[in-house]
RNAcentral holds the sequence, with entries from MGnify. The RNA shown here (c-di-AMP riboswitch aptamer (ydaO/yuaA leader)) has 132 nucleotides and comes from a soil metagenome.

RNA sequence: UGCCGAAUCCCGAGCACUCGCUGCGAGGGAACGGGGGAACCAGGAUCACGGGGCGAAUCGGAACCGGAAGCAGUCCGUAGCGCACUCUUCGGCGCGAGCCCGACAGCUAACUCCGUAGGCGCGAUGAAGAGG
Repeated sequence: UGCCGAAUCCCGAGCACUCGCUGCGAGGGAACGGGGGAACCAGGAUCACGGGGCGAAUCGGAACCGGAAGCAGUCCGUAGCGCACUCUUCGGCGCGAGCCCGACAGCUAACUCCGUAGGCGCGAUGAAGAGG
């Protein structure tokens, strides 16, 4: 100075010292984001295989192992997602994870609960058109 992401801004009891337009900061507010939660609608009920949430991150195939099926790992795709003012188009480059709840949740006004992290870049996506 930018990017992914909700993950930013303000106030501030106190504490610290180098005593300052200083640092840390319990808490509080705003804003942004997420969950639970009526009627109506949807949904027959029960049991089993459970079921559900955040997120772009779903789904499939092949080989291998194996008696067979399956798990894990590998590879190839894929719904979907990201790339520097915004949108569209055409190319290019990436991601396509992980975690949580704990037998339980459709939607959902009032109401209510929770989060405000982490990671990365230094001409970094380029061109055309339109807008700003």